The RNA shown here (SAM riboswitch aptamer (S box leader)) has 98 nucleotides and comes from Pedobacter sp. MC2016-15. The prediction has a mean pLDDT of 80. Rfam family: SAM riboswitch aptamer (S box leader). About the family: The SAM riboswitch is found upstream of a number of genes which code for proteins involved in methionine or cysteine biosynthesis in Gram-positive bacteria. The sequence was found by an Rfam model in a public genome assembly.

[in-house]
RNA sequence: UACUUAUCCAGAAAGACUGAGGGAAAGGCCCUGUGAAGUCUUAGCAACCUGUAUUUACAAGGUGCUAAAUCCUUCCGCUAUCAGCGGAUAGAUAAGAA
Numbered sequence: 001u002a003c004u005u006a007u008c009c010a011g012a013a014a015g016a017c018u019g020a021g022g023g024a025a026a027g028g029c030c031c032u033g034u035g036a037a038g039u040c041u042u043a044g045c046a047a048c049c050u051g052u053a054u055u056u057a058c059a060a061g062g063u064g065c066u067a068a069a070u071c072c073u074u075c076c077g078c079u080a081u082c083a084g085c086g087g088a089u090a091g092a093u094a095a096g097a098a
Base pairs, nucleotide, nucleotide: 001098003096004095005094006093007092008091013042014041015040016039017038021031022030023029025074026073027072028071043066044065045064048062049061050059051058052057053056070090075087076086077085078084079083
């Protein structure tokens, strides 16, 4: 990097350095000098793998995550009307296999 499977309306932040962007893309709507993104430290959430006990708990380890539903929409269908519902695509994460 592409492939397969599963999940995505829950949950969980402080400090230091630094200093202007960030929320994947487009449109919207937001966050941000009352400090964005990034790096480090400490803490937490969670339970995919893993481990222990055994069927549902716990959390030492490997990941992941800690604004807003994956922030909303995008493509298709239905309801029946500018709104709602379902699905697909795309994306993210984990595990597997190449």